[in-house]
RNA sequence: CUCUUAUCCAGAGAGACUGAGGGAUCGGCCCUUUGAAGUCUCGGCAACCAGACAAUCGUUAUGGUGCCAAAUCCGACAAAUAAGAAUGACAGAAAAAUGUCAUUCAUAUCUGGAAGAUGAGAG
Repeated sequence: CUCUUAUCCAGAGAGACUGAGGGAUCGGCCCUUUGAAGUCUCGGCAACCAGACAAUCGUUAUGGUGCCAAAUCCGACAAAUAAGAAUGACAGAAAAAUGUCAUUCAUAUCUGGAAGAUGAGAG
């Protein structure tokens, strides 16, 4: 770096140095000189892998990672549902009100994908 697989609505802070960006990308929306990102020290969260205990479906932070703003901050592609707007067709003797169906636009909810992050295994 690539592939496979599991999870992603929970959780978790201070100090020092430094000095303008950061939240993957894009569009939003946020955080930030009341100090971003980064480095260091101490602290914490967490049961993914290993270990220990247990003989259950767990306990344990010992080791290996990882993490400590906001749901992966929200959306990106598609389907379904709900109500709304516009247009057309049919019904309505005719016109109108109204009803049904179809198409388009945009909003919300939900589901499944895409992309991303992390662990484990393999190449």
About this RNA: SAM riboswitch aptamer (S box leader) from an Anaerolineales bacterium, 123 nucleotides, folded computationally. It was read from a public genome assembly, where an Rfam model found it. The prediction has a mean pLDDT of 83. Rfam family: SAM riboswitch aptamer (S box leader). Rfam's curators write: The SAM riboswitch is found upstream of a number of genes which code for proteins involved in methionine or cysteine biosynthesis in Gram-positive bacteria.